Context: one part of a larger RNA
RNA sequence: GCCAACGAGUUUGUUCUAGGUGGCUGGCAUAAUCUCCUCUGGAGAGUAUGCAUAGUGAAAGCGAGGGUUAAUAGCCCGUAUUGUGCUUCACUUUUACGCAUUAGUAUUUGAUUAGUGCGUUAAAAGUGAAGUACACGUCGCCUGGACAAGACCCGAAGCCGGGUGAUCUAACCAUGAGCAGGUUGAAGUUCGUCGAAAGACGAAUGGAGGACCGAACCCAAUAGCCGUGCAACACUAUGGGAUGACUUGUGGUUAGCGCAGAAAUUGUAAUCGAACUCGGCAAUAGCUGGUUCUCCUCGAAAUAGCUUUAGGGCUAGCGUCGGAUGUUGACCUCAGGGGGUAGAGCACUGGAUGAGGGCGGGUCGUAAGAUACCGUCUUCAAUCAAACUCCGAAUACUUGGGGGUAUAGUCCGGCAGUCAGACUAUGGGCGCUAAGGUCCAUCAGUCGAAAGGGAAACAGCCCAGAUCACAAUCUAAGGUCCCUAAAUUUAUGCUAAGUGUGAAAGGUGGUGUUGUGACUACGACAGUUAGGAGGUUGGCUUAGAAGCAGCCAUCCUUUAAAGAUAGCGUAAUAGCUCACUAAUCAAGUUGUUUCGCGCCGAAAAUUUACCGGGGCUUAAGCAUAGUACCGAAGAUGUGAACUUCCUAAUUUAUUUUAGGGAGUGGUAGAGGAGCAUUCUCUUCAGCGUUGAAGUCACGUUGUGAGGCGUGGUGGAGCGGAGAGAAGGGAGAAUGUUGGC
Numbered sequence: 001g002c003c004a005a006c007g008a009g010u011u012u013g014u015u016c017u018a019g020g021u022g023g024c025u026g027g028c029a030u031a032a033u034c035u036c037c038u039c040u041g042g043a044g045a046g047u048a049u050g051c052a053u054a055g056u057g058a059a060a061g062c063g064a065g066g067g068u069u070a071a072u073a074g075c076c077c078g079u080a081u082u083g084u085g086c087u088u089c090a091c092u093u094u095u096a097c098g099c100a101u102u103a104g105u106a107u108u109u110g111a112u113u114a115g116u117g118c119g120u121u122a123a124a125a126g127u128g129a130a131g132u133a134c135a136c137g138u139c140g141c142c143u144g145g146a147c148a149a150g151a152c153c154c155g156a157a158g159c160c161g162g163g164u165g166a167u168c169u170a171a172c173c174a175u176g177a178g179c180a181g182g183u184u185g186a187a188g189u190u191c192g193u194c195g196a197a198a199g200a201c202g203a204a205u206g207g208a209g210g211a212c213c214g215a216a217c218c219c220a221a222u223a224g225c226c227g228u229g230c231a232a233c234a235c236u237a238u239g240g241g242a243u244g245a246c247u248u249g250u251g252g253u254u255a256g257c258g259c260a261g262a263a264a265u266u267g268u269a270a271u272c273g274a275a276c277u278c279g280g281c282a283a284u285a286g287c288u289g290g291u292u293c294u295c296c297u298c299g300a301a302a303u304a305g306c307u308u309u310a311g312g313g314c315u316a317g318c319g320u321c322g323g324a325u326g327u328u329g330a331c332c333u334c335a336g337g338g339g340g341u342a343g344a345g346c347a348c349u350g351g352a353u354g355a356g357g358g359c360g361g362g363u364c365g366u367a368a369g370a371u372a373c374c375g376u377c378u379u380c381a382a383u384c385a386a387a388c389u390c391c392g393a394a395u396a397c398u399u400g401g402g403g404g405u406a407u408a409g410u411c412c413g414g415c416a417g418u419c420a421g422a423c424u425a426u427g428g429g430c431g432c433u434a435a436g437g438u439c440c441a442u443c444a445g446u447c448g449a450a451a452g453g454g455a456a457a458c459a460g461c462c463c464a465g466a467u468c469a470c471a472a473u474c475u476a477a478g479g480u481c482c483c484u485a486a487a488u489u490u491a492u493g494c495u496a497a498g499u500g501u502g503a504a505a506g507g508u509g510g511u512g513u514u515g516u517g518a519c520u521a522c523g524a525c526a527g528u529u530a531g532g533a534g535g536u537u538g539g540c541u542u543a544g545a546a547g548c549a550g551c552c553a554u555c556c557u558u559u560a561a562a563g564a565u566a567g568c569g570u571a572a573u574a575g576c577u578c579a580c581u582a583a584u585c586a587a588g589u590u591g592u593u594u595c596g597c598g599c600c601g602a603a604a605a606u607u608u609a610c611c612g613g614g615g616c617u618u619a620a621g622c623a624u625a626g627u628a629c630c631g632a633a634g635a636u637g638u639g640a641a642c643u644u645c646c647u648a649a650u651u652u653a654u655u656u657u658a659g660g661g662a663g664u665g666g667u668a669g670a671g672g673a674g675c676a677u678u679c680u681c682u683u684c685a686g687c688g689u690u691g692a693a694g695u696c697a698c699g700u701u702g703u704g705a706g707g708c709g710u711g712g713u714g715g716a717g718c719g720g721a722g723a724g725a726a727g728g729g730a731g732a733a734u735g736u737u738g739g740c
Stems, first nucleotide, its partner, number of pairs: 001740006011149003015146010027051003033045005055062002065077004082135015097119009152290002155287001159280006170254009179244001181213003184209001188205007217241003221238004256272001258268003265274001293674006303316005317418002319415007327406001331403007343391001344389002349385003353381009362371003421447004425442006452463003467640004472636003478630003481614003487627001489626006500616001506600003510597003515592005527584005533557003538552003563578001566577003641664009675729001677726008686718002694713008
């Protein structure tokens, strides 16, 4: 890992509550106990007691009333023995009908309109009485829920109590054992020399030491190796101690709120910030995981308030089921309200800019006065504001009238789940007008709990809400050259950048387009030919300054035209051009502006890699207009199933059939209906060695859980129907046990 078996909402409770169902209801039920019988049981007696019959008050209490208050009023809670349905009877009213009659219309009669009286024949409504059923009440059973218990199951770390451990290890006690070899040479002693002596010195002797070197033995500092090992700490090499606070054998002592500790939270049997073991114990777990058959109906929430509360809870909100109400609902329409948002504005409150004027100050000036300075007042102009408003929408909110029958609304009751939300759009706060950021708002949307089509792929975007079947049709978003279903579609333009198929400020004589100027057959623009002069080298300056270093001036003449010169150039001249003019040539030229599409701006890391790909250029790109087609689980068609409502018929346990309407995505969750397993009771005077259960295969049937049949295997038990009771359904729990 796989297979098989086992494996989780149970039981008790004279506790409560709601619903279903049954008994009684002129209330209901007995408990203990006793008696009897066919004795795990049944029948009878037993009204103690409980609920109900009256409420109210904190209570004493009072009582169809009670409380509140000094008292009244008011207010709060109450006041049926009667609520509903059906049947019968009585009475009243209205309408219809019949008869009679009055007035009118129209008249040949008939008829008709309005009113009055009578009749009870019919219908409807109301009131009352009787009967009956149900409700109200109570008791039993069942179901949902609560509470108390292990309380759906598994899971702690821990806490407490009683014991067991010092064969490991720590310390200690008793008694034993061990330490090759080599070295050093303390005290003391003896002798000698010196000395009066104390003593000193020398030599010999001696053999001390937590002395030295180094095996056994003990240790473990360094490195390697090992690290599914040889080993739950080893191995190899080096290393430390090695007569000592040494090492070691055996026996003993100290025990967990403890002991031991040359002290490290170290050891105390591979266990140590409190050993192990059994018990309290199914400790507790607002936490994690798991929680087993089917079909049908509806279907949430991730919010508010409070919370030693924030990943938990309670109440409300939103769901479901039952009952009541009966159009009150969403929405639409009409009429009416209040507002201070968006916008706008500057009249207030503040901010902030420019110009003018007055006054004061500063600076300059002897003064008059001046002033690119400052303050204040004022005028004008143009402005800014969530906490400004002279103004002011759209929406929204709200009241009333009308429409509106929906799987609407509201109220009461049973049961829930939800309290981590996500993105998108819009209005905002915080942030950097950052974030797939964060916090609010919107009767927002979708996902959550939603599959299908599109967006290459892609919970939250676009389209669209899957009961089932179909090799039918039409569409949505999005598409129609190939991958790939459908146009190589029609018309008119644009783009040359593979723009399309990623980006800004800024730049662009790329190209199309719109408007508006100027020049132009009296010849424009561009080109070509020719001229471009004289006074004069203007004056000054300068070594020089001659159009052209610099300063000043910038005239006149000849002319078709020609600057006291727009450049290059020279030391200065010279020289080459330009402006300007003529000729030649022959048709448009040149500014500016609007909009469209482009271009540059444009650098990243494995491989093209910013169209999904191929590839595409009068497109297969862009713009505008059109037609056709494709395209979904959408819509339609045909058939089938189910839910619910209505109508009709039919049955009675509100069941079946027919027709019609609406519907059938779904997590948490609520509700309904079923299947299967084991056992018990009743029944079939059921089945079975002429083959039960189990098992394998095939067939058949039911929406499904499942059922049935045939054959093989198997070899002794098993089933149908109606009830009842549960150890009642496994794929998950690092589940448990077994097998492989």
The part of an RNA shown here (large-subunit ribosomal RNA, domain II) has 740 nucleotides and comes from Parcubacteria group bacterium M6-OD1-4. The sequence was found in a public genome assembly. Its mean pLDDT, the model's own confidence on a scale to 100, is 81. Taxonomically the source falls in Bacteria candidate phyla (Bacteria).